[in-house]
């Protein structure tokens, strides 16, 4: 340079081959518990789904094309 796989919340991962408010853990706030702290229950906040485009009534998901990570083939 060819090709192939992936980019989702601070961090790890999920969404079953297009459909309701993007789910879970840890992490973080707040409260309950506790002489204080941990542990443990309860509650919340955190995501323009890597950029841009285009298909569709409807796109994290299908396509194009950058850009970053692997990985393999000279």
């Nucleotide at each position: 340079g060819g090709c192939c796989u992936c980019g989702u919340a601070g961090c790890a991962c999920a969404a079953c081959u297009g459909a309701a408010c993007a789910a879970u853990g840890c992490a973080c706030u707040u409260g309950a518990u506790u002489a204080c702290g941990g542990c443990u229950c309860a509650a919340g906040a955190g995501a323009u789904u890597a950029c841009a485009g285009g298909u569709u009534u409807g796109a994290a998901u299908c396509c194009u094309g950058u850009c970053g990570a692997g990985g393999u083939c000279a």
The RNA shown here (transfer RNA) has 74 nucleotides and comes from a Bacteroidota bacterium.
NCBI's taxonomy places the organism under Bacteria, Pseudomonadati, Bacteroidota.
It matches the Rfam family "tRNA". The family's RNA type in Rfam is transfer RNA.
The same sequence occurs in records of 3 taxa.
The prediction has a mean pLDDT of 81.